Predicted 3D model of a 73-nucleotide RNA (transfer RNA) from Synechococcus sp. JA-2-3B'a(2-13). RNAcentral holds the sequence, with entries from ENA, GtRNAdb, MGnify and Rfam. Model confidence (mean pLDDT): 81 of 100.
RNA sequence: GCCUUGCUAGCUCAAUGGAUAGAGCACCGACCUUCUAAGUCGAUGGUUGCAGGUUCGAGUCCUGCGCAAGGCG
Numbered sequence: 001g002c003c004u005u006g007c008u009a010g011c012u013c014a015a016u017g018g019a020u021a022g023a024g025c026a027c028c029g030a031c032c033u034u035c036u037a038a039g040u041c042g043a044u045g046g047u048u049g050c051a052g053g054u055u056c057g058a059g060u061c062c063u064g065c066g067c068a069a070g071g072c073g
Base pairs, nucleotide, nucleotide: 001072002071003070004069005068006067007066010025011024012023013022018056028042029041030040031039049065050064051063052062053061
């Protein structure tokens, strides 16, 4: 230098181009308990890496850039 794959909540991961982007864990609150842990319930938390494009509609498709991993030279 070229090619491939990945990037979504604090972490690990879902989501066939379709309606308000979800789950588990963690954190916070309540219940329970003499207290703690465990358990139950609830809430919070997102510019879907960044910038554009296509589309009635993009996390998803296309282009460029960034980061990470792998391959070729």
The source organism's lineage runs through Bacteria, Bacillati, Cyanobacteriota, Synechococcaceae and Synechococcus. It is recorded under the gene name tRNA-Arg-TCT-1-1. Rfam family: tRNA.